[in-house]
RNA sequence: CGGAGCAUGGCGCAGCCCGGCAGCGCGCUUGCCUGGGGGGCAAGAGGUCGUCGGUUCAAAUCCGGCUGCUCCGA
Numbered sequence: 001c002g003g004a005g006c007a008u009g010g011c012g013c014a015g016c017c018c019g020g021c022a023g024c025g026c027g028c029u030u031g032c033c034u035g036g037g038g039g040g041c042a043a044g045a046g047g048u049c050g051u052c053g054g055u056u057c058a059a060a061u062c063c064g065g066c067u068g069c070u071c072c073g074a
Base pairs, nucleotide, nucleotide: 001073002072003071004070005069006068007067010026011025012024013023020057028044029043030042031041032040033039050066051065052064053063054062
C1' cells in the first nucleotide's frame, strides 16, 4: 500500500443475507422458598446497535466516509 472479516447492556453472543416495538445465556438488583450456605422460583434495572452522513414512511439491517481490532497478500 491492496484485500477480507469483526464492532449490538458489565461479559460472551444472536438478530443483518430478505428494513417494521432490540433479544438470549451468564452476571447484577429486589422479593419469596431454605435454620444458614449452596440451590431454586418470581419480578426488575441496564442499549441512543463503533462513529459521521445518505436512501426510506420507517435503518442494528441497505449505501458511502472515518475510527479501532484481527487475518491474508505485497